[in-house]
This record gives sequence, structure tokens and C1' cells, in this order.
RNA sequence: UAAAGAAAAUGGCAAACCUAGUCGAAAGAUGGGGACGCAAAGCCACGGGUCUAAAGCAUUAGCCAUGACAGCCGGGUUGCCGUG
Repeated sequence: UAAAGAAAAUGGCAAACCUAGUCGAAAGAUGGGGACGCAAAGCCACGGGUCUAAAGCAUUAGCCAUGACAGCCGGGUUGCCGUG
């Protein structure tokens, strides 16, 4: 520098669910508990996808992201341990 995660070690994160005189219109986020899993389950909404629909449009149904999701896929970027 490139490939790559079989085994091991040190640490790390934390789904569902429960909970909160927290934030939010909602989706969702955040704190506490919890542990299904994760080698990027670190970070970034850039492309696709998904969720929500306050405002706006329509006024019957509904449409719509400027709001979210990085633990849906791809991409970018940084990085621990050991192997050849």
C1' cells in the first nucleotide's frame, strides 16, 4: 500500500420490549432499564427506498418534505485488533 474477517484478546455499540412532569403536529429523537444482534450497528441524507404530513394545495377521497430513518441497499469518509 492493497486484500480480507477463520480463530483469539481488549474494549465498544445496543433491536424488540418496559419506562420518563424530556423534545416534536407526527414519523421520530433523547435519558434510564434491557439484549436480538453488529467489524464499522463510527460519522455524512449524496443516489435509490421507506415512514410521517404540521404548513401549503384540494375541500370528497387525497397530494406534497422543507421533517425523519445510517440497525433497508448503494456511495463517501475516518478507524480498533489480529491473519497472510
This is a predicted structure of an 84-nucleotide RNA (c-di-GMP-I riboswitch aptamer) from Desulfotruncus alcoholivorax DSM 16058. Lineage of the source: Bacteria > Bacillati > Eubacteriales > Desulfotruncus > Desulfotruncus alcoholivorax. Its mean pLDDT, the model's own confidence on a scale to 100, is 83.